[in-house]
RNA sequence: CGAUGUUCUCAGGGCGGGGUGAAAGUCCCCACCGGCGGUAAGGGCCGAAAGGCCCAAGCCCGCGAGCGCCUUCCCUAAGGGGUUCCCGAAGGGAAGGGUCAGCAGAUUCGGUGCAACUCCGAAGCCGACGGUCAAAGUCCGGAUGAAAGAGAACGGUC
Numbered sequence: 001c002g003a004u005g006u007u008c009u010c011a012g013g014g015c016g017g018g019g020u021g022a023a024a025g026u027c028c029c030c031a032c033c034g035g036c037g038g039u040a041a042g043g044g045c046c047g048a049a050a051g052g053c054c055c056a057a058g059c060c061c062g063c064g065a066g067c068g069c070c071u072u073c074c075c076u077a078a079g080g081g082g083u084u085c086c087c088g089a090a091g092g093g094a095a096g097g098g099u100c101a102g103c104a105g106a107u108u109c110g111g112u113g114c115a116a117c118u119c120c121g122a123a124g125c126c127g128a129c130g131g132u133c134a135a136a137g138u139c140c141g142g143a144u145g146a147a148a149g150a151g152a153a154c155g156g157u158c
Stems, first nucleotide, its partner, number of pairs: 002158002004155007016030004031138002033127002035063004042055005058125002066103002069097007079087003107123005129141003
């Protein structure tokens, strides 16, 4: 230094102005925001050089929470069997699983160049579920949760 084990810590931003209306941070016009790992021709630092280190993509490749799905248990129960009981569609709740079949989103054009969906320029596009006097990426809620992952300490082994 790498692999591995235990514990701990950390791990998301954003509605400002105007319009309509009884009512909108939800609609309309203008605005604002961008989790984690990877990739990297951009940027920074070190070096005489070779080279090294750090930062760099919402829409390129993956991942995460959420929804869905699956499993188990509980409640309830249409109905069926034909009877001190058994089975059980639909519905509700709890715990667990984690990609398994789903939702899981969204990019083009021009330029440079050997090479760019990453650089430069321009124009676009996207954003779980539940709630709400009215439809939400930006408000409230599950959430003082969970988690991709980042880091620290300690242990022994290779």